[in-house]
Context: one part of a larger RNA
């Protein structure tokens, strides 16, 4: 390589948009490139294979014969694929009418708590721990009352709940804005699926510049513990955490499960709309569709488990794996301010 695989054994790109490419719904007509088929040319001889013969046999040698398959030419077939033309509506999209939502961006507002500052009251402790000490406090702390300032995060509701492609998203209101779902007819008429290269987004930490800095807190200092204690515990505390602009591009970026389509038992619960049932109403009953969970049949699986949200049954497209270590290292290249990221070996060894 072939084959076999990718939830947990090696293996699904963090996510998405989309180019080339690959693949692609129903019907009719044509064409004949692929496809199938007849004839024919060629594929040297030797060799191989079948039959027969010659050296006493055999090896060896001689005669003769058949292909398979490839390529070319020519005649035909038209089911399938391609191509050309025409038509359709079940895929896809659009219009119309509704609807749920922490989806995104911006602006405005709010209260509780914390810390600090000012003032009142008031006196000897406070704080912290397993126990302590460092620390704070008679220059009046802690406690308590009043006033003020600042920054960050939004208790309850809250959920097995919602939204988003993922990362992620939650105090309240307003503006702008993306997507989904449902209903009903109408419109377009295959416009679709996937996607190498490429583009965009992408937690936290980190970086650059300018702000901001309450609390928390790497580093650091001190106190303890200990044989030691560069830790766990305590007292402090700087980057950072926050905002704006830019960079970085990684995570156990996880459902450790790529996307799309179709099919294949049931039952229970939740979310959303429409319709329906009962009700004055809040709401209730029942079905479809869309989404989120649990149990579970067949089937699958090494087992665990999965099981209409598949890890079942199939098709299409992409990505990835091929013993452990060496190693996500070296080297080269690309990107980056840097940190580093991406791509990514071998020797050797078991």
């Nucleotide at each position: 390589u072939u084959g076999g695989g990718c939830g947990u054994a090696a293996a699904g790109c963090g996510u998405u948009c989309g180019u080339a490419g690959g693949u692609g719904g129903u019907c009719c007509u044509g064409c004949a490139a692929g496809u199938c088929u007849g004839c024919u040319g060629u594929u040297a001889a030797a060799u191989c294979c079948g039959a027969g013969g010659g050296c006493u046999c055999a090896a060896c040698c001689c005669u003769u014969g058949u292909u398979c398959a490839g390529c070319g030419g020519u005649g035909g077939a038209a089911a399938c694929u391609a191509c050309a033309g025409g038509a359709c509506u079940a895929g896809a999209g659009g219009a119309c009418g509704g609807u749920a939502g922490g989806g995104g961006c911006a602006g405005a507002g709010g209260g509780a708590a914390u810390u600090c500052c000012c003032g009142g009251u008031g006196u000897a402790g406070c704080g912290g721990u397993g126990a302590a000490a460092u620390g704070c406090g008679u220059a009046g702390a802690g406690c308590u009352c009043g006033g003020g300032a600042a920054g960050a995060a939004c208790u309850c509701c809250g959920a097995u709940g919602g939204c988003g492609a993922a990362a992620g998203c939650a105090c309240u209101c307003u503006g702008c804005u993306g997507g989904g779902c449902c209903g009903c007819u109408c419109c377009u008429g295959a416009c679709a699926c996937u996607c190498a290269u490429g583009g965009a987004c992408g937690a936290a930490a980190g970086c650059u510049a300018g702000g901001g800095g309450a609390g928390c807190a790497a580093a650091u200092g001190g106190g303890a513990u200990u044989a030691g204690a560069u830790a766990c515990c305590c007292c402090a505390g700087u980057a950072g955490u926050c905002c704006u602009a830019g960079c970085c591009g990684u995570a156990a970026a996880c459902g450790a499960u790529g996307g799309a389509u179709a099919c294949u038992a049931a039952g229970u619960c939740c979310u959303g709309u429409c319709c329906u049932u009962g009700g004055c109403a809040a709401c209730u009953u029942g079905u479809c569709c869309a989404g989120g969970a649990c149990u579970g049949u067949a089937g699958c699986u090494a087992a665990c488990g999965c099981g209409u949200u598949a890890a079942g049954u199939a098709u299409c497209c992409c990505g990835c794996c091929u013993g452990g270590g060496g190693a996500g290292u070296a080297u080269g290249c690309u990107c980056g301010c840097a940190a580093g990221a991406g791509u990514g070996a071998a020797a050797c060894u078991c």